Model confidence (mean pLDDT): 86 of 100. This is a predicted structure of a 355-nucleotide part of an RNA (large-subunit ribosomal RNA, domain IV) from a soil metagenome. The full RNA is in RNAcentral, with records from MGnify.
[in-house]
Context: one part of a larger RNA
RNA sequence: CUCUACGUUUAGGAACUAGGCAAAAUUACCCCGUAACUUCGGGAGAAGGGGUGCUCCUUGUUGUCAGUGGCUUCGCGCCACGAAGCGAUCGGGAGUUGCAGUUAAGAGGCUCAAGCGACUGUUUACUAAAAACACAGGGCUCUGCGAAGUCGAAAACGACGUAUAGGGUCUGACGCCUGCCCGGUGCCGGAAGGUUAAAAGGAGAGGUUAGCCGCAAGGCGACGCCUUGAAUUGAAGCCCCGGUAAACGGCGGCCGUAACUAUAACGGUCCUAAGGUAGCGAAAUUCCUUGUCGGGUAAGUUCCGACCUGCACGAAUGGCGUAACGAUUUGAGCGCUGUCUCAACGUGGAACACU
Numbered sequence: 001c002u003c004u005a006c007g008u009u010u011a012g013g014a015a016c017u018a019g020g021c022a023a024a025a026u027u028a029c030c031c032c033g034u035a036a037c038u039u040c041g042g043g044a045g046a047a048g049g050g051g052u053g054c055u056c057c058u059u060g061u062u063g064u065c066a067g068u069g070g071c072u073u074c075g076c077g078c079c080a081c082g083a084a085g086c087g088a089u090c091g092g093g094a095g096u097u098g099c100a101g102u103u104a105a106g107a108g109g110c111u112c113a114a115g116c117g118a119c120u121g122u123u124u125a126c127u128a129a130a131a132a133c134a135c136a137g138g139g140c141u142c143u144g145c146g147a148a149g150u151c152g153a154a155a156a157c158g159a160c161g162u163a164u165a166g167g168g169u170c171u172g173a174c175g176c177c178u179g180c181c182c183g184g185u186g187c188c189g190g191a192a193g194g195u196u197a198a199a200a201g202g203a204g205a206g207g208u209u210a211g212c213c214g215c216a217a218g219g220c221g222a223c224g225c226c227u228u229g230a231a232u233u234g235a236a237g238c239c240c241c242g243g244u245a246a247a248c249g250g251c252g253g254c255c256g257u258a259a260c261u262a263u264a265a266c267g268g269u270c271c272u273a274a275g276g277u278a279g280c281g282a283a284a285u286u287c288c289u290u291g292u293c294g295g296g297u298a299a300g301u302u303c304c305g306a307c308c309u310g311c312a313c314g315a316a317u318g319g320c321g322u323a324a325c326g327a328u329u330u331g332a333g334c335g336c337u338g339u340c341u342c343a344a345c346g347u348g349g350a351a352c353a354c355u
Stems, first nucleotide, its partner, number of pairs: 002350008011341002015339001020336001028052005037042001039173001053096006060090001061088004067081005097101001109334007116326002121133002137171007149157002174321004179251003184248002186244005193239003199233002204228005211220003252270005279313001280310001291307005
């Protein structure tokens, strides 16, 4: 001199910073006291106060116990009361003492408001612990048992279970709810008609040739055999008909209109399978945007409450609430502090340099 682990600090007290990160502060036990809200369990150690050493006293309380009484299965049994003495981290009183008595050490900071997820739990072994996963609960769907399903064959699992069971899938406590669309895709059901494979069928056609005709070249050509092959029959599927959205999914445009203006309960028109209901809304979703208004601040792109013009919320890809819970995210206040204004000094250790 730098680093490192610590300690202390006038005045101020978050002005630091992405952010109170880190540090400080709170901390034990006893007593008093304790709000909103609530699923009546909680919230709650809410919050907020007071006490705490030592000595002595004590008709207080309490432990032990001679003994007394009762019961008795007669046992060294059980129950109740209980003197003196000895005790008690008990209570009360008086005194004493230091700056300070849970004197050191160990030992919650608290509150208010909002988002998300109900909760305890699980997770990226070595950058993510979360709002992700799981969860109890809810729905749909498959499966009648040699179950469905898993599985390379078999064996096996499912299950030594049997629809209050098992598999798949979505949602995710609880409360209030879960609207409209079946045109497309999927699934389920239907079977009249259309299409239709193998197969059946065998009309017809070609080849071959005994034979016949012909002087010959050649022509015709039965049976059989070979090749081909029309009609017709022919399942599921598809077309078709219906159902089904807690199946995949979807849930409009333009124009006009009220006696100020503005707006449009109302009307017209086009398109659609149907045109977004309740609730919520600048939101973990809002581009424009630091929207506008209100609150908090001296001052607030964040935050909270509203508005609705929802670029591009919306109902189990769940919607909106919600007590409790959270090493969750965001905002605010009190307390507290070397985070800072602004730095200083000290202790232990390390590296380097000089002596």